SAM riboswitch aptamer (S box leader) from a Desulfuromonadales bacterium, 121 nucleotides, folded computationally. The sequence was found by an Rfam model in a public genome assembly. NCBI's taxonomy places the organism under Bacteria, Pseudomonadati, Thermodesulfobacteriota, Desulfuromonadia, Desulfuromonadales. The model forms 91% of the base pairs in the Rfam consensus. Model confidence (mean pLDDT): 87 of 100.

RNA sequence: UCUUUAUCCAGAGUGGCGGAGGGAUUGGCCCUGCGAAGCCACAGCAACCGGUUCGCCGAAGUAUCAACAAAGGCGGAUGUCAGGUGCUAAAUCCAACCCCUUGACGGGGGGGAGAUGAGGA
Numbered sequence: 001u002c003u004u005u006a007u008c009c010a011g012a013g014u015g016g017c018g019g020a021g022g023g024a025u026u027g028g029c030c031c032u033g034c035g036a037a038g039c040c041a042c043a044g045c046a047a048c049c050g051g052u053u054c055g056c057c058g059a060a061g062u063a064u065c066a067a068c069a070a071a072g073g074c075g076g077a078u079g080u081c082a083g084g085u086g087c088u089a090a091a092u093c094c095a096a097c098c099c100c101u102u103g104a105c106g107g108g109g110g111g112g113a114g115a116u117g118a119g120g121a
Base pairs, nucleotide, nucleotide: 001121002120003119004118005117006116007115008114013042014041015040016039017038021031022030023029025096026095027094028093043088044087045086048084049083050081051078052077053076054075055074056073057072061068062067092113097110098109099108100107101106
């Protein structure tokens, strides 16, 4: 960089350095000298992967034929679990392309794009 897949209306911030931008893109609308981005420290949220544990499935295998039971799969619990990421304004802030609906405003569904995890090239 490309690709597969799951999730994205919940949740969670303070301080120091810094000094003008930030919210991916475009439009809108916001945030920001009552201090943006970025970096650092500490704190927190969540539970994707991993761990631990419980149940079920599973049956290779073991067996003194009572029984026990690996690999693997599914689900639950657990963050007091010293692990790997991620995240801590606003729904991914809203819309963007298509369809349905409405007199209109608007509402609904799908797609695209993006973000994050896990896997693959």